[in-house]
A computed fold for a 350-nucleotide part of an RNA from a Candidatus Peregrinibacteria bacterium, annotated as small-subunit ribosomal RNA, central domain. Its mean pLDDT, the model's own confidence on a scale to 100, is 87.
Context: one part of a larger RNA
RNA sequence: UUGGGCGUAAAGCGUCCGCAGGCGGCGCAUCAAGUCGGGUAUUAAAUCCCCCAGCUCAACUGGGGUCCAGUAUCCGAAACUGUUGUGCUAGAGACUUGGAGAGGUAAGUGGAAUUCAGUGUGUAGGGGUAAAAUCCGUAGAUACACUGAGGAACACCAAAAGCGAAGGCAGCUUACUGGCCAAGUUCUGACGCUCAGGGACGAAAGCGUGGGGAGCGAACGGGAUUAGAUACCCCGGUAGUCCAUGCCGUAAACUUUGUUCACUAGGUGUUGGAGGCAUCGACCCCUUCAGUGCCAAAGAUAAUUCGUUAAGUGAACCGCCUGGGGAGUACGACCGCAAGGUUAAAACUC
Numbered sequence: 001u002u003g004g005g006c007g008u009a010a011a012g013c014g015u016c017c018g019c020a021g022g023c024g025g026c027g028c029a030u031c032a033a034g035u036c037g038g039g040u041a042u043u044a045a046a047u048c049c050c051c052c053a054g055c056u057c058a059a060c061u062g063g064g065g066u067c068c069a070g071u072a073u074c075c076g077a078a079a080c081u082g083u084u085g086u087g088c089u090a091g092a093g094a095c096u097u098g099g100a101g102a103g104g105u106a107a108g109u110g111g112a113a114u115u116c117a118g119u120g121u122g123u124a125g126g127g128g129u130a131a132a133a134u135c136c137g138u139a140g141a142u143a144c145a146c147u148g149a150g151g152a153a154c155a156c157c158a159a160a161a162g163c164g165a166a167g168g169c170a171g172c173u174u175a176c177u178g179g180c181c182a183a184g185u186u187c188u189g190a191c192g193c194u195c196a197g198g199g200a201c202g203a204a205a206g207c208g209u210g211g212g213g214a215g216c217g218a219a220c221g222g223g224a225u226u227a228g229a230u231a232c233c234c235c236g237g238u239a240g241u242c243c244a245u246g247c248c249g250u251a252a253a254c255u256u257u258g259u260u261c262a263c264u265a266g267g268u269g270u271u272g273g274a275g276g277c278a279u280c281g282a283c284c285c286c287u288u289c290a291g292u293g294c295c296a297a298a299g300a301u302a303a304u305u306c307g308u309u310a311a312g313u314g315a316a317c318c319g320c321c322u323g324g325g326g327a328g329u330a331c332g333a334c335c336g337c338a339a340g341g342u343u344a345a346a347a348c349u350c
Base pairs, nucleotide, nucleotide: 004321005320006319007304008303012318014201015200016199017198021194022193023192025088026087027086028085029084031082033081034080035077036076037075038074039073040072041071042070043069049065050064051063052062053061054060091191092188093187094186095184096183097182098181099180103177104176105175106174107173108172109171110154115149116148117147118146119145120144121143125136126135162169163168206247207246208245209244210243211242215241216240220236221235222234223233258317259316260315261314262313263312266295267294268293269292270291271290272289273288274287275286276285299306300305323350324349325348332343333342334341335340
């Protein structure tokens, strides 16, 4: 637990879908649940508050009157919220015609390079470093040429570029497939927004099973460096990295900025459309829509900075924060093969 906040001070769930819930466009009619007005009943007395009175005063006591709102019921109002009916098209969706794209899945395929193997030429070195050494090499290495094998990644194009909800996505071709944008304004007629619980996806590492293994390379071995060197440097090198399938479910999963809608000066790049002007045609130029950058008015901000891609001005819904440490830990529960994950304290201490 009111209030105030969440880019950087504590705080936006990694992302999306979505039931319940919350919220919801413009008319007309309807009902009257919320709402508003009035009546009745009740809310015991005492107490509290106001006035008067009695004890000499006061406390105290007695009498009278309000107050506070609630609940039930009856009558009424109909603007707003809500119900029901009916209609509308500005939200949302569908349709048509075009468009861009590393969006996804699967199959096929290409060249460069590294490594390895074979053959040939050729001879004493090569490699590596700050310098060396371990290491490779007369059983012929390094270098050069040809042939072959295999795995992984795709130089240039390439961009503050593009696509995707996020994670992420890059040689080329094909098949299947998701989303997006513009124009038209043909159709549906509020079908919408958000979303606790729930579900799906989710880099890398890691795990299970079966393959694969060129390069790189945790662990490990060796050589150096050093006082030491469980490192940085060098020579090797296993898991892994790759594929299929099943788990894991976390990241500085970051724009450290939740989603949606509306409004609020501009300037300048760039990507994809549409329209206009002009032209033989294109470019240029102007307008406009959707993205993506930079700079800035107003405004905001503690400052930094943000600034139509808001951190401005408002609205709806969700999540989260509440001094530091203890601690994202213990215990319990759920999930997991495990590693562990999620949820999540307290004592104590400053």